[in-house]
RNA sequence: GGAGUGGUAACUCAGCGGUAGAGUGCCUCCCUGAAGAGGAGGUGGUCGGGGGUUCAAAUCCCUCUCACUCCA
Numbered sequence: 001g002g003a004g005u006g007g008u009a010a011c012u013c014a015g016c017g018g019u020a021g022a023g024u025g026c027c028u029c030c031c032u033g034a035a036g037a038g039g040a041g042g043u044g045g046u047c048g049g050g051g052g053u054u055c056a057a058a059u060c061c062c063u064c065u066c067a068c069u070c071c072a
Stems, first nucleotide, its partner, number of pairs: 001071007010024004018055001025043006048064005
């Protein structure tokens, strides 16, 4: 220099045009002599930045940026 994959909640990841989700974590309650385990409820995201297309974009297009992989 060229190509590809990825960036979504505190963490690990789903979601491939129509209300942003799960598990873990954290908080409260139940349970226990207490703690853990278990059960119930709750909490939490400018979807990497900017622009475009669309009635509507995490999702499609362009660009920038970061990480990783491959080629030279």
Molecule: transfer RNA
Organism: Dehalococcoidia bacterium